A computed fold for a 73-nucleotide RNA from Gracilariopsis heteroclada, annotated as transfer RNA. It matches the Rfam family "tRNA". By type it is a transfer RNA. RNAcentral holds the sequence, with entries from ENA. The source organism's lineage runs through Eukaryota, Rhodophyta, Rhodymeniophycidae, Gracilariales and Gracilariopsis. It is recorded under the gene name trnR. Its mean pLDDT, the model's own confidence on a scale to 100, is 80.
RNA sequence: GCGUUUUUAGUUUAAUGGAUAAAACAUCAAUUUUCUAAAUUGAUAAUUAUAGGUUCAAGUCCUAUAAAAUGCA
Numbered sequence: 001g002c003g004u005u006u007u008u009a010g011u012u013u014a015a016u017g018g019a020u021a022a023a024a025c026a027u028c029a030a031u032u033u034u035c036u037a038a039a040u041u042g043a044u045a046a047u048u049a050u051a052g053g054u055u056c057a058a059g060u061c062c063u064a065u066a067a068a069a070u071g072c073a
Base pairs, nucleotide, nucleotide: 001072002071003070004069005068006067007066010025011024012023013022018056027043028042029041030040031039049065050064051063052062053061
């Protein structure tokens, strides 16, 4: 320099173009316990990397950019 793949909660992952974007772990609170841990219950947490486009409707399709990984040279 030319390609390919990936990017969603603090972390790890889901999600046929038509959900209130789902779950586990973590965090916080309560119950329980002499205390801690464990267990149970509940809550918080996502402008779905950024900017555009297509569509009645985009996390999903298209384009560009950014980051990471990888192949060729």